Model confidence (mean pLDDT): 80 of 100. This is a predicted structure of a 72-nucleotide RNA (transfer RNA) from Pseudomonas donghuensis. It matches the Rfam family "tRNA". Rfam's curators write: Transfer RNA (tRNA) molecules are approximately 80 nucleotides in length.
[in-house]
């Protein structure tokens, strides 16, 4: 060069056309003599990036970019 597969909040990681769960961390508050642990609430404009179908798009579709496999 070809062909295949991923890209979601700091990390993990659900979702399979109809307003995007959950853990971890982290901030705040409550409880403690202090700290862990437990219990409350918060994490805001987090869907790789630019178009297209769509009424309606994390989702289908095309480029493009990253990453990881395979073929030569």
């Nucleotide at each position: 060069a070809g062909g295949g597969g991923c890209g979601u909040c700091g990390c993990c990681a659900a979702g399979c056309g109809g307003u995007a769960a959950g853990g971890c961390a982290g901030c705040a508050g409550g409880g403690u003599u202090u700290g862990a642990u437990c219990c409350u609430g918060c994490c805001a404009u987090g869907c790789g990036u630019u178009g297209g179908u769509u009424c309606g798009a994390a989702u289908c579709c095309a480029g493009c970019c990253g990453c990881c496999c395979c073929u030569g």